[in-house]
RNA sequence: GCUGGGGUAGCUCAGUUGGUAGAGCAAUUGACUUGUAAUCAAUAGGUCGGGAGUUCAAAUCUCCUCCCCAGCU
Numbered sequence: 001g002c003u004g005g006g007g008u009a010g011c012u013c014a015g016u017u018g019g020u021a022g023a024g025c026a027a028u029u030g031a032c033u034u035g036u037a038a039u040c041a042a043u044a045g046g047u048c049g050g051g052a053g054u055u056c057a058a059a060u061c062u063c064c065u066c067c068c069c070a071g072c073u
Base pairs, nucleotide, nucleotide: 001072002071003070004069005068006067007066010025011024012023013022019056027043028042029041030040031039049065050064051063052062053061
């Protein structure tokens, strides 16, 4: 330098014919318990790496760019 994959909640990841952004774990609160753990219920938490474009509407499509991984040279 070229090719491919990836970047989404604190962590691990879903989410493709474009149409309200989700799960598990973690956190907080409550229930249960003599108390803790476990269990159960609820709550909060996201500029979807950054910028631009297309569209009524973009995590999703297009372009530029940054970072990580693998391969080729």